This is a predicted structure of a 75-nucleotide RNA (transfer RNA) from Minicystis rosea. The source organism's lineage runs through Bacteria, Myxococcota, Polyangiales, Polyangiaceae and Minicystis. Its Rfam family is "tRNA". By type it is a transfer RNA. The sequence is in RNAcentral, with records from ENA. Its mean pLDDT, the model's own confidence on a scale to 100, is 81.
């Protein structure tokens, strides 16, 4: 330099290809029940407007463009 993958709560991942309800799940965290206490179990709660910017559209995590970070391959 060229091509491709990945980026979404604290962590690991769905949802993207086929645009449409309030972006969900597990773990973790907080509170409650239970227990002498802890753990396990059960119940409830907080936490991400989706890497950044722009465009298309009635509507974008999703489509298009540019850029950033990271990984892989090639030269």
């Nucleotide at each position: 330099c060229u091509g491709g993958g990945u980026g979404u709560g604290g962590c690991u991942c769905a949802a993207c290809c086929u645009g449409g309800u309030u972006a969900g799940a597990g773990c973790g965290c907080c509170g409650g029940c239970u227990u002498c206490g802890g753990g396990a179990g059960c119940c409830g709660g907080a936490g991400a407007c989706u890497g950044a910017g722009g465009g298309u559209u009635c509507g974008a995590a999703u489509c298009c463009c540019u850029c950033c970070a990271u990984c892989c391959a090639g030269a």